[in-house]
RNA sequence: AGAGUUUGAUCCUGGCUCAGAACGAACGCUAGCGGGAUGCUUCAAACAUGCAAGUCGAACGAGAAAGUUCCCUUCGGGGGGCGAGUAAAGUGGCGCACGGGUGCGUAACACGUAGCUAACGUACCCCCUCGCUGGGGAUAACUCCGGGAACCGGAGCUAAUACCGAAUGAUCUAGUUAAAACAUAAGUUUUUUCUGGUAAAGCCGUAAGGCGCGAGGGGAUCGGGUUGCGGUCCAUUAGUUUGUUGGUGGGGUAAUGGCCUACCAAGGCGACGAUGGAUAGCUGGUCUGAGAGGAUGAUCAGCCACACUGGAACUGAAACACGGUCCAGACUCCCACGGGAGGCAGCAGUUAGGAAUAUUGGACAAUGGGCGAAAGCCUGAUCCAGCAAUCCCGCGUGAGCGAUGAAGGCCCUCGGGUCGUAAAGCUCUUUCAGCAGGGAAGAAGGGCAACCUGACGGUACCUGCAGAAGAAGCACCGGCUAACUCCGUGCCAGCAGCCGCGGUAAUACGGAGGGUGCAAGCGUUGUUCGGAAUCAUUGGGCGUAAAGCGCGUGUAGGCGGCAAGCUUAGUCUGACGUGAAAGCCCGGGGCUUAACCCCGGAAGUGCGUUGGAUACUGGCUUACUAGAGGUCGGAAGAGGGAAGCGGAAUUCCUGGUGUAGGGGUGAAAUCCGUAGAUAUCAGGAGGAACACCGGAGGCGAAGGCGGCUUCCUGGUCCGUACCUGACGCUGAGACGCGAAAGCGUGGGGAGCAAACAGGAUUAGAUACCCUGGUAGUCCACGCCCUAAACGAUGGAUACUAGUUGUCGGAAUACCUAAUAGUUUCGGCAACGCAGCUAACGCAUUAAGUAUCCCGCCUGGGGAUUACGGUCGCAAGAUUAAAACUCAAAGGAAUUGACGGGGGCCCGCACAAGCGGUGGAGCAUGUGGUUUAAUUCGAUGCUACGCGAAAAACCUUACCAGGGCUUGACAUCCCGGGCUACCCUGUGAAAGCAGGGGUUCCCUUUUGGGACCCGGUGACAGGUGCUGCAUGGCUGUCGUCAGCUCGUGUCGUGAGAUGUUGGGUUAAGUCCCGCAACGAGCGCAACCCUCGCCAUUAGUUACCAGCAUUAAGUUGGGGACUCUAAUGGGACCGCUUGGCUAUAAGCCAGAGGAAGGUGGGGAUGACGUCAAGUCCUCAUGGCCUUUAUGUCCUGGGCUACACACGUGCUACAAUGGGAGGCACAAAGCGUUGCCACGUCGCAAGGCGGAGCUAAUCGCAAAAAUCCUCUCUCAGUUCGGAUUGGAGUCUGCAACUCGACUCCAUGAAGCUGGAAUCGCUAGUAAUCGCGGAUCAGCAUGCCGCGGUGAAUACGUUCCCGGGCCUUGUACACACCGCCCGUCACACCAUGGGAGUUGGUUGUACCGGAAAACGUUGAGCUAACCUUCGGGAGGCAGGCGUUUAUGGUAUGGUCGAUGACUGGGGUGAAGUCGUAACAAGGUA
Repeated sequence: AGAGUUUGAUCCUGGCUCAGAACGAACGCUAGCGGGAUGCUUCAAACAUGCAAGUCGAACGAGAAAGUUCCCUUCGGGGGGCGAGUAAAGUGGCGCACGGGUGCGUAACACGUAGCUAACGUACCCCCUCGCUGGGGAUAACUCCGGGAACCGGAGCUAAUACCGAAUGAUCUAGUUAAAACAUAAGUUUUUUCUGGUAAAGCCGUAAGGCGCGAGGGGAUCGGGUUGCGGUCCAUUAGUUUGUUGGUGGGGUAAUGGCCUACCAAGGCGACGAUGGAUAGCUGGUCUGAGAGGAUGAUCAGCCACACUGGAACUGAAACACGGUCCAGACUCCCACGGGAGGCAGCAGUUAGGAAUAUUGGACAAUGGGCGAAAGCCUGAUCCAGCAAUCCCGCGUGAGCGAUGAAGGCCCUCGGGUCGUAAAGCUCUUUCAGCAGGGAAGAAGGGCAACCUGACGGUACCUGCAGAAGAAGCACCGGCUAACUCCGUGCCAGCAGCCGCGGUAAUACGGAGGGUGCAAGCGUUGUUCGGAAUCAUUGGGCGUAAAGCGCGUGUAGGCGGCAAGCUUAGUCUGACGUGAAAGCCCGGGGCUUAACCCCGGAAGUGCGUUGGAUACUGGCUUACUAGAGGUCGGAAGAGGGAAGCGGAAUUCCUGGUGUAGGGGUGAAAUCCGUAGAUAUCAGGAGGAACACCGGAGGCGAAGGCGGCUUCCUGGUCCGUACCUGACGCUGAGACGCGAAAGCGUGGGGAGCAAACAGGAUUAGAUACCCUGGUAGUCCACGCCCUAAACGAUGGAUACUAGUUGUCGGAAUACCUAAUAGUUUCGGCAACGCAGCUAACGCAUUAAGUAUCCCGCCUGGGGAUUACGGUCGCAAGAUUAAAACUCAAAGGAAUUGACGGGGGCCCGCACAAGCGGUGGAGCAUGUGGUUUAAUUCGAUGCUACGCGAAAAACCUUACCAGGGCUUGACAUCCCGGGCUACCCUGUGAAAGCAGGGGUUCCCUUUUGGGACCCGGUGACAGGUGCUGCAUGGCUGUCGUCAGCUCGUGUCGUGAGAUGUUGGGUUAAGUCCCGCAACGAGCGCAACCCUCGCCAUUAGUUACCAGCAUUAAGUUGGGGACUCUAAUGGGACCGCUUGGCUAUAAGCCAGAGGAAGGUGGGGAUGACGUCAAGUCCUCAUGGCCUUUAUGUCCUGGGCUACACACGUGCUACAAUGGGAGGCACAAAGCGUUGCCACGUCGCAAGGCGGAGCUAAUCGCAAAAAUCCUCUCUCAGUUCGGAUUGGAGUCUGCAACUCGACUCCAUGAAGCUGGAAUCGCUAGUAAUCGCGGAUCAGCAUGCCGCGGUGAAUACGUUCCCGGGCCUUGUACACACCGCCCGUCACACCAUGGGAGUUGGUUGUACCGGAAAACGUUGAGCUAACCUUCGGGAGGCAGGCGUUUAUGGUAUGGUCGAUGACUGGGGUGAAGUCGUAACAAGGUA
């Protein structure tokens, strides 16, 4: 410090997620030791039991017992001493307000910080001053009585440092007199006059004295009160308050104060957030972070609050009191039913709750506290121990050597690799644990002294002993993120923090081996901060990503020109005080180290006081004119309001002319019209809107404004001087304006036109189109207040290159014919530099550079929402969430693809033609069906006469049955043997059984090899699966003209450029231009073939001339044809012409056998289709192994209601039949082709020559041509089907071959929708050959013969290329995607209500207590005149008031039949709204 994730890729925006650190944690697996810390975060729930606050006999009265000892004794007992002035209880004093716990409440002067208290208190402690005289009356304990469970009641006795008068008064205090100092606002302090009031206690000690007591002053400490500032959320809480705000008098308090009360006034608080609601103890600190911040407030420390819940006071220095009191309430317990007792949020512990948090331990030895003169007692404060890996820190689980790289595991390409020096083995060491011995410090103090005191603890520590001995796990290994293989599983089981893995080869699931990371721990979960600049002060944004209010006027507020003076509030600076300790940081020190602890320093960015500075900001005063405004003179304008006027057009009405249609549409129809329309002419009515001018034009704040005239009226601009003198900018609230639609009332209504009706369209058509048509549109008045109210761009000011157009002014000396030009001010526009921007783009009218002010944003959906509030007549507007859900949603640009977008251009693509298919019969393939099996594959174009260039057996993979199991085939090993071949039995055959029979090659004669038989195991075998694991091969787009690269340049980048553009071409072919220049794969050419010529060569081919023959038959020839080898030829090359850009090229022409790639072929770029093929072959993996292998017989692949493809033959006269006659090319042949002869009607048979082929044969070419016949008919067309008879091949033609002959003679008379081929030697038509092959072609591959028609042209269909455009597509339009409905689940709104919490108001009622009042009852201290009084108490009444009750509101939850929408879910239903012109933008 970043990373992953939106996309085909890119940049940006933006969310989600991860890596880090931390924890009072919990859970899972695991666990050796020690040290230091920490340990109910939940029910402030309830608590059994024990302990946690007592102490003092030196304040006081009283005072045991057990035991022991002595005496007496009637032996029952009694008395005395010690125990002991002890225990226990009581009066009294001090303490119990500390210490310890918890965080309910509290948003507050509760806390923090800095002040104030001149408005106060302070027991114990310290210092100082002065005192302590003299009396009195009670009361507990105790005794007796009563009742009695407990608590208690009555009578009587007694003491005090308990209580009460009196005296004294240094003081203090209330009033009062005078003065000084300080301060100056109140006032305080000191001194002083007079009057009144106010104290005390004793105890110990032989004594000295000590300890106490009272009053006052001071100190110290600790408190009370008060003020400034600071720290949570909600405005869907906006108004609140009646003791409220202030005053006066009184009361109350230690003290100020509405703290309380009476009266008076009517104030106080609040947008700088009152009031209300929600949440919360606050702080030092802690965690995190670079910091600023954010989160947090366990342990430790400071403060606060609380003590079962609520209320109250008493005592006291202090409490409204955790282990006190009273009352009420809930709960628990006891009870003799009358009544009582209790409060663990002290330490342990229990129950409950919970994911979860410890022992009913030891000791007062230390530290500290209470009491005491002290000893001492008390102390669950504290110090220790126990439990827990809860955290932090430290240590160990061994070290060295050790390669046959052991065994074993795992992997493997079978070679090996790895675990791995790891182990074993050898040599060492002994920390920790274990055992044994020794053994602390912590101790100060107490006691006259002797002496005594350690819980921890026989602990730490030291020494010795033995032996590697007792001590390693957890998570992870697809990317982020360090770490990879095998097996299993097969979208299952499962994983997952995000992206995502898993559908048969999973580094992602589970296991294993190996590895990586941490380590007595490791992971997971939760939470916080970080990363997140993702709330942005540091440090973000708002044209299109979320985001500028629709616009203005203006209040508060914020900000504000130039100059001077004063001030010093802000600001800057110095000093002082404070900022507790602990913690963090730095430096030292102590535990063996560290954690931990101790000491010192620094820091604590803050607050306060004070001194200084005065530039800037603020305040006050004065001045200025550049901002702003005013006066004057001009100017333009659809700026606004009102009234009036005008013409064109539509419609309607009246009349005329006139006749059959009109209207409307893609085409129609509804509709109008013979009752006279449309058309046309004339007249009239009425409403609405204002053509041309008109423009990137003008005006206005925006909405918006358009005929003409008048009136009223706002703003703007220009020019000129003068005036005011900062009067300014912005603007939360507020107020006003605000298109269209809509609403109310009343008018108006021509045209248009939601709704509605009809006609069309359509599968439907509640739409688009058409005919009608009502609200509305118009006017007046009043509402509504929203728009893509857009420049998607808030306002103001300043600055920062220019160019051009235009609108409105002004100047013009220069210039000019000029109103032109030039200059200048103000607008509206177009381009463009710097700069900015993610890019697009903006660019003096900024989206640039800056300042000021306002508004707004913080992932998508839910949500233009709900609830609540406000506004509205309503419609609705405005303000505005949450649950839940997703990992994206989005912007700009890029490359493609696509478009019922555009442009250009090709192709038998259409068109123009010719012939077919689709109809018939048959052949063949496929689907389907059937079957034991009908083997398998191919499936739009690109499967279907395809794999198959030959299924009767074989082939053959399928089925039935019969056999074999190292196998039909390969290699190795062992044994044996000769095999071959023949025969017999059995069998359907394979095979099984038996018999005969003896051999091949080499040799060193042992043997070896080939071969056969038997055996063992390694292995063979598989047309079994996966073409979606693959190679290879192939199809297709497409023989389309494209596809790329290097360097350079441009762009943040994906990418672009080149390859686009202008021409041209069959072509990315070539030319020109150009930030490109070159290159590669394709195109073309090079290759083959056909067409012309030449040369060479002539046998089997040829024959002009010569000879010869029946015949190129033979001699001969080398001219010709031909053969087959080498060359030439054609290149837009040209005397040339035209077009084009003097190019490339095109058109025409000449020449030429051939002319513009001459015809044909071979040749198939980058890639696409997970295209096809595991059944050609090869091959990974999986499966099978007496079977999915292999052998055999028979069957099947040939089935047949049907559907489709491809073909053949036809339907006839351009024909059929018969006869005659002619002309090819290319092939093939010895297991062959077969002349010729002969037989048969024929297929063919029997003989048989030639030929291993330019020699012989297949071989007849056919259509054609000539002659005859048929005469339009289901025929002399057509030949299916069937019967019969044969031939051939073959082991075998039944299932299931081909052919021949005779007979039969079906459908069919040119084929619906639709659809195919073909542009010239082509289509069409005619025959010939070949591969396969024993036999079997209508198929396939070739060959030649005859030989057309048509192409205007590119609008349309299909396919393709280039450029461009749009896109929400990228699996790429067979794309994407919306809404209803149906089903399931989830959260949520409404809801008659029901129920609970909380709170307001009014009233009722009112415990205890305090206060007031009364007090006829009772009454020790003092007074008394002895009667009584003063004072007090009980009791009564009143005030305040808790819980409670009644009524009625607010608010927050829970729940609710039903209901609303929302979200999510597997390939449900209906349509197709959006994205392309998305088919109606």
Description: Predicted 3D model of a 1481-nucleotide RNA (small-subunit ribosomal RNA) from a metagenome. It matches the Rfam family "Bacterial small subunit ribosomal RNA". The prediction has a mean pLDDT of 84. The sequence is in RNAcentral, with records from SILVA.